[in-house]
RNA sequence: ACUGCCGAAAGGCAAACCCGGGGAAACCCGGCGACGCAAAGUCAUGGGUCUAAAACCGCAAUGCAUUUUUGUGGUUAAGAUCGCCAGACUGCCGAA
Numbered sequence: 001a002c003u004g005c006c007g008a009a010a011g012g013c014a015a016a017c018c019c020g021g022g023g024a025a026a027c028c029c030g031g032c033g034a035c036g037c038a039a040a041g042u043c044a045u046g047g048g049u050c051u052a053a054a055a056c057c058g059c060a061a062u063g064c065a066u067u068u069u070u071g072u073g074g075u076u077a078a079g080a081u082c083g084c085c086a087g088a089c090u091g092c093c094g095a096a
Base pairs, nucleotide, nucleotide: 012037013036018031019030020029021028022027035083041089042088043087045086046085047084048081049080050079055075056074057073058072059071060070061069
């Protein structure tokens, strides 16, 4: 230096709940807090999952003379998740 390895030590991250903030929502950020994590570091590239504001289609009500407004059902990611899986890139410590 490389490969493999039990997981001792140092150090690291932080689920849920609660509080504050952002967002239509999923969810995200900060605080608190530890369920867990050896890549729970980074990247939404493929699959999965979640959401459906806008858009489109339908229904109902309403308004109007030129087609509005409201409610509601459905479809859809360009939204979200890397602490769902795969892939890519990078990386800390080190006893026997």

This is a predicted structure of a 96-nucleotide RNA (c-di-GMP-I riboswitch aptamer) from Anaerolineales bacterium UBA2395. NCBI's taxonomy places the organism under Bacteria, Bacillati, Chloroflexota, Anaerolineae, Anaerolineales. The prediction has a mean pLDDT of 79. It was read from a public genome assembly, where an Rfam model found it.